[in-house]
Two RNAs folded together computationally: RNase P RNA and transfer RNA, 427 nucleotides in total.
Rfam match: Bacterial RNase P class A. Its family is annotated with tRNA processing, dimeric ribonuclease P complex and ribonuclease P activity in the Gene Ontology. The family's RNA type in Rfam is ribozyme.
RNA sequence: CGAGACGGCCGGAUGGCCGCGCGCCCGCGGGCCCACGCCCGUGGCGGCGCGAGGAAAGUCCGAGCUCCGCAGCGCAGGGUAGCGGGUAACACCCGUCCGCCGUGAGGCGAGGACCAGUGCCACAGUGACGAUGCCGGCAGGCGGCCCAGUCCGCCGGUCGGAGUGAAACGGGCAAACUCUACCCGGAGCAAGGCCAAAUAGGAGGGCGCAACCCGGUUCGCCGGGGGAGAGGUGCGCUGCCCAGCCCUCGGGUCGGCCGCAAGAGCCGUCGGGCGACCGGCGGCCUGAGAUGGAUGGUCAUCCCCGCGAGCGAUCGCGGGACAGAACUCGGCUUACAGGCCGUCUCGCUGA
RNA sequence: GCCGAGGUAGCUCAGUCGGUAGAGCAGCGGACUGAAAAUCCGCGUGUCCCCAGUUCGAUUCUGGGCCUCGGCACCA
Numbered sequence: 001c002g003a004g005a006c007g008g009c010c011g012g013a014u015g016g017c018c019g020c021g022c023g024c025c026c027g028c029g030g031g032c033c034c035a036c037g038c039c040c041g042u043g044g045c046g047g048c049g050c051g052a053g054g055a056a057a058g059u060c061c062g063a064g065c066u067c068c069g070c071a072g073c074g075c076a077g078g079g080u081a082g083c084g085g086g087u088a089a090c091a092c093c094c095g096u097c098c099g100c101c102g103u104g105a106g107g108c109g110a111g112g113a114c115c116a117g118u119g120c121c122a123c124a125g126u127g128a129c130g131a132u133g134c135c136g137g138c139a140g141g142c143g144g145c146c147c148a149g150u151c152c153g154c155c156g157g158u159c160g161g162a163g164u165g166a167a168a169c170g171g172g173c174a175a176a177c178u179c180u181a182c183c184c185g186g187a188g189c190a191a192g193g194c195c196a197a198a199u200a201g202g203a204g205g206g207c208g209c210a211a212c213c214c215g216g217u218u219c220g221c222c223g224g225g226g227g228a229g230a231g232g233u234g235c236g237c238u239g240c241c242c243a244g245c246c247c248u249c250g251g252g253u254c255g256g257c258c259g260c261a262a263g264a265g266c267c268g269u270c271g272g273g274c275g276a277c278c279g280g281c282g283g284c285c286u287g288a289g290a291u292g293g294a295u296g297g298u299c300a301u302c303c304c305c306g307c308g309a310g311c312g313a314u315c316g317c318g319g320g321a322c323a324g325a326a327c328u329c330g331g332c333u334u335a336c337a338g339g340c341c342g343u344c345u346c347g348c349u350g351a
Numbered sequence: 352g353c354c355g356a357g358g359u360a361g362c363u364c365a366g367u368c369g370g371u372a373g374a375g376c377a378g379c380g381g382a383c384u385g386a387a388a389a390u391c392c393g394c395g396u397g398u399c400c401c402c403a404g405u406u407c408g409a410u411u412c413u414g415g416g417c418c419u420c421g422g423c424a425c426c427a
Base pairs, nucleotide, nucleotide: 001347002346003345004344005343006342007341008340009339010338012302013301014300015299016298017297018296020051021050022049023048024047025046026043027042028041029040030039031038032037053322057333058332060331061330062329063328064327065188066187067186068185069240070239071238072237073236074235075234077184078183079182080181081180082096083095084094085093086092097111098109099108100107101106112179113178117177118176119173120172121171129170134161135160136159137158138157140155141154142153143152144151192258193257194256195255202249203248204247205246206245207244212225213224214223215222216221231241251426252425253424265284266283267282268281269280270279271278272277303320304319305318306317307316308315309314352423353422354421355420356419357418358417361376362375363374364373370407378394379393380392381391382390400416401415402414403413404412
C1' cells in the first nucleotide's frame, strides 16, 4: 500500500421564524355557600422546561404486572438438548470439547439416543436392509467322457470383482413416529379497577343450588341439616371455598380517571472472575406519554456524497438511509445512505 | 395494540406419514352451422409467495422475510 476478520460507536450540527403535544408557574372566567385549597375552561395578545429509535419494526423467545376462587396429582399438548457457567428468566450470553468451512485472523453448527420398538430410503439396479442375478478364484459333492485325471457340466458353500445408485450388508434418516433427561396452568393493558351517561334495565335455550329429612307456608316456595355439583380460558381426579354460571338474539354508550413512566435504571471508581457477569462505594433523576394519535415545516451557515463547469482556488445543481413510541423491561431476528475508532490476519514492497 | 388463519394454473379450490401436482370454470384448436350459441372431440397452462437449512431428494419438515384476510371495546 492492497485485500480482509472481529469488536465498539455515530447515524447530520448550530442559529432565526412559524407550528404541535405534555408538565409547572402566571393572568382571566366559572364551580365547590365565602376564604384557604382543589377542580374545569381559556391564553395566536404570558413565561420556563421536556419531546422517538438503534432498530421504536417483526411479535419470534423470556419475564414483570393484572385477571381467571385456592392447592395438589395425572393424561394430553408444547418446548429445550455436547459439557460447564452467567442471569429474574430464556430458544439469549460466556467459556470449552468435537465436527465442517477458510491460507489465515476467524466463521457456522436444531451437537442426546436409530444395540428399545415401528416406519421410510422414489428412479436405476440381482438386491434398499430377514438380499444375492452376472463374472472369476478356492475347496467339496454328484454326473459324463470305458476307468482315472491337471477335462467338461450341474449343485449348494465361501472369498473377491464389475455394474446401478446418494447409499450395497457397512448402513442412513429422529427439522419421521418415538425413547431419555429437564422445563412449561391459561389469557393478555382492548389485561384489569373506579366514576358517569343511556336502555326494552329485555327474549330464548342449557346447567347448578339435587335426591332425602325437619320446620314454616299466602301452596308459588322459604329457612336449617344433608350431600350432589356449574364455576381457573385443553381434559380428568382429590380436598377446600362459594351462589350463581354459559350460549344465541335484541337494546344502549362511543365519555372521564387509574393502571402509565424511578427502573432486573444510568454514569464513575474499586475489588472478584479467562469471560458473560457479580459485589462494595459515590454521584444522577436521566428529560415523550398521544388516544385519530404531538415530536414538524421553512430559511441561513457548515458537514458528507454524486454530477457538471474551471488549469486552479472555487462555483452551480441534485441528494443525505432504514424507519417512527402506545403498559414496561431482557434478548433474538430483519431493514439501513454514509462515516469514525480499536485489535488482528494474509499478500506485495521498502529499511 | 393483541390474537388467529391463509398464500398451489387466468379464477375458485383439492393434494401430501417427503419421490418433479391435479379438478371445475375460463382459454385455444377441430367437428357441427349460412353464421353464432349450446353440444361433442382434443390440447396446453405452474419459480406450488420469497430466501436459507435438514435430506440423496422439499409444494410437504424447520427457521426467517413479504403479502392478504378475519376476530377482540364498554354497559344492562
The coordinates come from a structure-prediction model, not an experiment, and the mean pLDDT is 78.